c-di-GMP-I riboswitch aptamer from Gammaproteobacteria bacterium HGW-Gammaproteobacteria-15, 95 nucleotides, folded computationally. Rfam family: c-di-GMP-I riboswitch aptamer. About the family: GEMM was predicted in a large-scale screen for bacterial structured RNA regulatory elements. Gene Ontology term of the family: cyclic-di-GMP binding. The model forms 95% of the base pairs in the Rfam consensus.

[in-house]
This record gives sequence, structure tokens and C1' cells, in this order.
RNA sequence: ACAAUUAAAGGGCAAACUGCACCGAAAGGGCAGGACGCAAAGCCGCUGGUCUAAUAAUGUUCGUACGAAUGUUAAUGACGGCAGUGGUUGCAUUA
Repeated sequence: ACAAUUAAAGGGCAAACUGCACCGAAAGGGCAGGACGCAAAGCCGCUGGUCUAAUAAUGUUCGUACGAAUGUUAAUGACGGCAGUGGUUGCAUUA
């Protein structure tokens, strides 16, 4: 100096939950509080998985019709703290 695991110190991020006259059709996101956890729970890509269905197709029911309700399928939407994997940046340096 580098790599892997593992300590300590200084730090970092922030689950559930709560609040918001915020964004979104929703999933979810944002801000504030909060702290379950995380050694990359920093960032980016790929593969899979999960969630939602505005919209589209299609079925059923009500109805004179306009229309309304409801089911099924589908992501272009969302989750990266869902997993795997690759790239890249980063704190410390005990054993």
C1' cells in the first nucleotide's frame, strides 16, 4: 500500500409510526419528527422478484339510452431497506 473478515473511536444513513392546506389515479414519493436496523441501508447498470392499474382490451350486472358498478389481463408507473450480480466513490485501521 492492497484485499478479506473483525474490534474500538469519531461519524453517516434512517424502518415502523406520527404530522403536512405537498406531488401522484394508485403503488409510492417529498418535508419534519422518530429510530427498527444497515459497513456501503452512498451512486449507477443488468437480471429476476414484488406492488399498483390512470389507461387499453374484454366479461358480468343494473339501465330505454346516455351512463354506472364490478371482475380478469397488461407497465409505459413504483419498490433498491426485495434478492442476485457488475461498475464506481467513501470513514477507521485493533486483531
The prediction has a mean pLDDT of 81. The sequence was found by an Rfam model in a public genome assembly.